[in-house]
RNA sequence: AAUAUGUUUCAGGGGUGGUGUGAUUCCACACCGGAGGUGAUCGCGGCAAGCUGACCGCGUAAGUCCUCGACCGCACAAAAGUGCGCUGAUCGGGUGAGAUUCCCGAACCGACGGUAAGAGUCCGGAUGGAAGAAACGACAU
Repeated sequence: AAUAUGUUUCAGGGGUGGUGUGAUUCCACACCGGAGGUGAUCGCGGCAAGCUGACCGCGUAAGUCCUCGACCGCACAAAAGUGCGCUGAUCGGGUGAGAUUCCCGAACCGACGGUAAGAGUCCGGAUGGAAGAAACGACAU
C1' cells in the first nucleotide's frame, strides 16, 4: 500500500401574503435541492526573486447528463427479508478545439397516506430505512 473482514458514528432542505365558512394544498410572490461519477470553473501545491501551460498532483464545481438511493407495485417468504419492475425535470445565447457541467438569460421537476379545499415547503409512516461518507481495531497475505 492493496485485498478480504469487524465495530462505531454520520447520512434532506424549504413560506409568507391574498381570497374564502373552510386552503401553509387554490392564487400571487418567494424559497429548497440525497449519494457516487463526469466536468473547461475556482483554490493550493509541483514553482523558484518573478512569470508561463491543451503539463502533473490534491481539493472543489450539475436538482434537469450517467449510475444509484428513497418512495411505489408485483412475486416468493412464518417473519426478517430476497428478487423483479417502476422511478421527475433544460433549453436559447456566449466563449472555446472541446460545455445539456462554465458565464448570461429564460424555463422546468419534485413518492405515498392525511387534511373543513387539490401540498416539493404542513402533519404522518420516520426516534424508520438507505445510496454512501468518515473514523477506529485486529489478523493474514